[in-house]
RNA sequence: UACCGAUAAGGGCAAACCCGAAGUAAUUCGGGGACGCAAAACCACGGGUCCCUCCGGGACGGCCGGGCCACCGAA
Numbered sequence: 001u002a003c004c005g006a007u008a009a010g011g012g013c014a015a016a017c018c019c020g021a022a023g024u025a026a027u028u029c030g031g032g033g034a035c036g037c038a039a040a041a042c043c044a045c046g047g048g049u050c051c052c053u054c055c056g057g058g059a060c061g062g063c064c065g066g067g068c069c070a071c072c073g074a075a
Base pairs, nucleotide, nucleotide: 004073005072012037013036017032018031019030020029021028022027035062042067043066045065046064047063048060049059050058051057052056
C1' cells in the first nucleotide's frame, strides 16, 4: 500500500415518525428523533423503482452494480 473488518480506539451518518419550509409531484432542506450503516461521504455511468406540466424533464447513492475520496489497524 492492497485485501480485509475487531465485543479495539476516536468518532461519524441518521430510517420511521413529528413540526416548519420549498416543489405540480416524486422528493428535498432545517429542527427533534434513532431503524440501522465500515463508507448510510461524493458521482445519475448502467440496471431498477418513483414523479410530472410526459415524444421530454425530474427524484431516489439508506434499491443493485460501477467510479472515486477518506478515519482506524486486530485476526
Molecule: c-di-GMP-I riboswitch aptamer
Organism: Desulfobulbaceae bacterium